[in-house]
RNA sequence: GGUCCAUCCCCGGGGGACCGCGCGUACGCGGUUGAGAGGCGGCUGAUACGGUCGCGACCCGCAGAACCUGAUCCGGAUGACACCGGCGUAGGGAGGGAAAGCCCGUUUGUU
Numbered sequence: 001g002g003u004c005c006a007u008c009c010c011c012g013g014g015g016g017a018c019c020g021c022g023c024g025u026a027c028g029c030g031g032u033u034g035a036g037a038g039g040c041g042g043c044u045g046a047u048a049c050g051g052u053c054g055c056g057a058c059c060c061g062c063a064g065a066a067c068c069u070g071a072u073c074c075g076g077a078u079g080a081c082a083c084c085g086g087c088g089u090a091g092g093g094a095g096g097g098a099a100a101g102c103c104c105g106u107u108u109g110u111u
Stems, first nucleotide, its partner, number of pairs: 001103003007098004011061004017032006024049002039055006067092003073086004
């Protein structure tokens, strides 16, 4: 000087589905898949059962199918979603640092 990055530190990105019952009024209970199925709190919202912010759990950060778009997509399977295959060599998508290790080079000293 380079490199790697399992490790550490800091930072960042992302999703929260499907089904049933009660017939509850800003909900309750249960089932399925999954790493995770909105856990806690704040604000807002009155015909919908959401929105948003902060924190938390989980997953992911360019070797990037975490996740988004196409997509209310196509085929299979399922009670339904999850799932499998296609689309897909598609278009997007969030990274810096440190120590050690390893490698290369240079210089100096000794033999």